[in-house]
Context: one part of a larger RNA
């Protein structure tokens, strides 16, 4: 000077408390450990690994295993030599890669020559091989915590200190006062984006108040810019005003006004540094290693194994519920041409066939919980849907290993879960559906978004955990 203390003081955070809903018990999905295996490719491992890299493992991917090939090579560049236009079709061996055979064919330019292909030789290749403890770049975490420093001055022999401490205040090293310090920088805040109100400009594919037409019903048509909405420009919130407290900063008021009130809500934004934290398999890169193989091509298998253990989820155990091709209402955001698909027909259905519209405020494009009616009447059930058998649909060369979906049948465990543990303070939790990326298809119950319905509780800071300041 730091760090630490079952030392002290002050303060904060879903940290506890007060509440609501979960996990831990069941089945399944998924990741991991372990075991197994020819291989089950590799990495990630307290918090900060484990629905993580992977925002799509049937082949490919693919890095692993088995088998069969190639060695200037799968791909790219340069030089030299030789040959040929390029190229196409057929046959044959083979699992394919590939090998062999046959036939057709002959670019541009007057030409020199140029372009292209094949073979040989040479120089560069190639490596998801090792080292993240040689590195760049990027990232996690403490932590969106309020800290981390510098110049000059002053103090100290010096390491260093002061400033940055003290009182009050703040979400904040945010400010105010005080002060051997005076200033400054990186952080905080603000500037950026979205949402909430209003004004103005612009009205198509959006809207419909007035006028006219029209319908079973319809902004359907003329028309209109009022309204909604869309998307450009602005306004608006600053403790600005009032009362109380205070030297001030500021605090406080079921004060005013206002759509919004004291950081209005959300996002982006992550200081100096810590963990030799993560990544050589995204990429780059030093060193080391392989070079008829640790490179590369192809077929098949594996990454999907299964006594078991753990994490994260989905579905349930029911009546605040299940069921009915019962009735009936209301979104937002986003995507669409090798696409989204109205409508019609066929099929119980997945879907198929025909086919309108849409490169889209125009078409696809109708949400589900909710509400109403009926039924079930507390049962392992009309709960629950695993598993299994059969029959199919779709994608795709190809669904055996190893896809999703449909129909019929089957109908397992499970009656609310031990110790323990997680999330959440408001349009939040809980609950309900919709969309997107990846993508032929899909193991998506994952991830990222969108809206609908919509709570309870916070006395308080003694205690647990983490953090900040002073001592």
């Nucleotide at each position: 000077u730091g760090a630490c203390g079952g030392g002290g003081g002050c303060c904060c955070g879903c940290a506890c408390a007060a509440g609501c809903g979960g996990a831990g018990g069941a089945a399944c999905a998924u990741g991991u450990g372990g075991u197994u295996u020819a291989a089950u490719u590799c990495g990630a491992u307290g918090a900060u690994a484990c629905g993580c890299g992977a925002g799509g493992a049937a082949c490919c991917u693919u890095a692993c295993c088995c088998a069969g090939g190639c060695u200037c090579a799968a791909a790219c560049g340069a030089u030299g030599c030789a040959g040929g236009a390029a190229u196409c079709a057929g046959g044959u061996a083979g699992a394919a890669a590939u090998g062999c055979c046959u036939g057709a064919g002959c670019u541009a330019g007057c030409a020199a020559u140029a372009g292209c292909c094949u073979g040989c030789a040479u120089c560069g290749a190639g490596g998801u091989g090792c080292u993240g403890c040689a590195u760049g770049g990027u990232u996690g975490u403490c932590g969106u915590c309020a800290g981390c420093u510098c110049g000059u001055g002053c103090c100290g022999u010096g390491a260093g200190g002061u400033g940055u401490c003290g009182g009050c205040u703040u979400a904040a090293g945010u400010g105010c006062c005080a002060u051997a310090a005076c200033g400054a920088g990186c952080g905080c805040a603000a500037c950026c984006c979205c949402c909430a109100u209003c004004u103005u400009c612009a009205g198509u594919u959006g809207c419909u108040a007035a006028c006219a037409a029209g319908u079973u019903a319809a902004g359907u048509u003329g028309a209109g810019g009022a309204c909604u909405c869309u998307g450009g420009a602005g306004a608006g919130a600053c403790u600005g005003c009032c009362g109380g407290c205070g030297c001030a900063a500021g605090c406080u008021g079921c004060g005013a006004g206002g759509a919004a009130g004291g950081c209005g809500g959300g996002g982006a934004u992550g200081a100096c540094g810590u963990c030799a934290a993560a990544u050589c398999a995204g990429c780059a890169c030093g060193g080391c290693c392989c070079u008829u193989a640790c490179g590369u091509c192809u077929g098949g298998g594996g990454c999907u194994a299964c006594a078991c253990a753990c994490g994260u989820g989905u579905u349930a155990c029911a009546a605040u519920g299940g069921c009915g091709g019962g009735g009936c209402a209301c979104a937002a955001a986003g995507g669409g041409a090798a696409g989204c698909c109205a409508u019609g027909u066929g099929g119980c259905g997945a879907c198929a066939c025909a086919g309108c519209g849409c490169c889209g405020a125009c078409c696809c494009c109708u949400a589900a919980a909710a509400c109403c009616c009926g039924u079930c009447u507390c049962a392992g059930u009309u709960c629950g849907g695993a598993u299994u058998g059969g029959a199919g649909u779709c994608u795709g060369c190809a669904a055996c290993c190893c896809g999703a979906c449909u129909c019929c049948a089957u109908g397992a465990a499970g009656c609310u879960g031990g110790a323990u543990u997680c999330g959440c303070u408001a349009g939040u939790a809980a609950u309900c559906g919709c969309g997107c990326a990846u993508c032929a298809g899909c193991c998506a119950c994952g991830g990222c978004g969108c809206g609908g319905u919509g709570a309870a509780u916070a006395c308080g800071u003694u205690c647990c955990c983490g953090g900040g300041c002073c001592u």
Overview: A computed fold for a 471-nucleotide part of an RNA from an uncultured Bacteroidales bacterium, annotated as small-subunit ribosomal RNA, 3' major domain. The full RNA is in RNAcentral, with records from ENA, Greengenes and SILVA.